[in-house]
RNA sequence: GGUGGAAUAGAAUAAUUGGUAAUUCAUUAGGUUCAUGCCCUAAAGAUUGUAAGUUCAAAGCUUACUUCCACUA
Numbered sequence: 001g002g003u004g005g006a007a008u009a010g011a012a013u014a015a016u017u018g019g020u021a022a023u024u025c026a027u028u029a030g031g032u033u034c035a036u037g038c039c040c041u042a043a044a045g046a047u048u049g050u051a052a053g054u055u056c057a058a059a060g061c062u063u064a065c066u067u068c069c070a071c072u073a
Base pairs, nucleotide, nucleotide: 001072002071003070004069005068006067007066010025011024012023013022019056027043028042029041030040031039049065050064051063052062053061
């Protein structure tokens, strides 16, 4: 240089054919306990990498850019 893939909450991953973005851990609060942990309940936390386009509607489609990974020369 070429080809392909990836980017979603603090971390790790989902989301079927475009239709209200979900789960686990962590965090916070409450319960439980003499107390801590385990356990139980609840809550907060995302402009889905950036910028445009298509569409009534985009995490998913199109284009450009950024970063990372793999293969190849």
A computed fold for a 73-nucleotide RNA from Paravannella minima, annotated as transfer RNA. The sequence is in RNAcentral, with records from ENA. It is recorded under the gene name trnM. Its mean pLDDT, the model's own confidence on a scale to 100, is 83. It matches the Rfam family "tRNA". Rfam's curators write: Transfer RNA (tRNA) molecules are approximately 80 nucleotides in length. Taxonomically the source falls in Paravannella (Eukaryota, Amoebozoa, Flabellinia, Vannellidae).